This is a predicted structure of a 73-nucleotide RNA (transfer RNA) from an Opitutales bacterium. The coordinates come from a structure-prediction model, not an experiment, and the mean pLDDT is 81. It matches the Rfam family "tRNA". About the family: Transfer RNA (tRNA) molecules are approximately 80 nucleotides in length. The source organism's lineage runs through Bacteria, Pseudomonadati, Verrucomicrobiota, Opitutia and Opitutales.

RNA sequence: GGGCGAUUAGCUCAGUUGGUAGAGCAGGAGACUUUUAAUCUCUUGGUCCAGGGUUCAAGUCCCUGAUCGCCCA
Numbered sequence: 001g002g003g004c005g006a007u008u009a010g011c012u013c014a015g016u017u018g019g020u021a022g023a024g025c026a027g028g029a030g031a032c033u034u035u036u037a038a039u040c041u042c043u044u045g046g047u048c049c050a051g052g053g054u055u056c057a058a059g060u061c062c063c064u065g066a067u068c069g070c071c072c073a
Base pairs, nucleotide, nucleotide: 001072002071003070004069005068006067007066010025011024012023013022019056027043028042029041030040031039049065050064051063052062053061
């Protein structure tokens, strides 16, 4: 320098044909328990990497950029 992939909750990751953003873990509250813990129930938490475009409507499609990873030179 070229190619490919990834970026979504505090962490790890889903997200279908463009149509109300989710799970597990973690955090908070409660129940239970001899205690820490474990288990169960409820619950908080989002600039969907940034900017722009298309569209009635974009996490999803298009363009540019950023960061990270892999491959080639």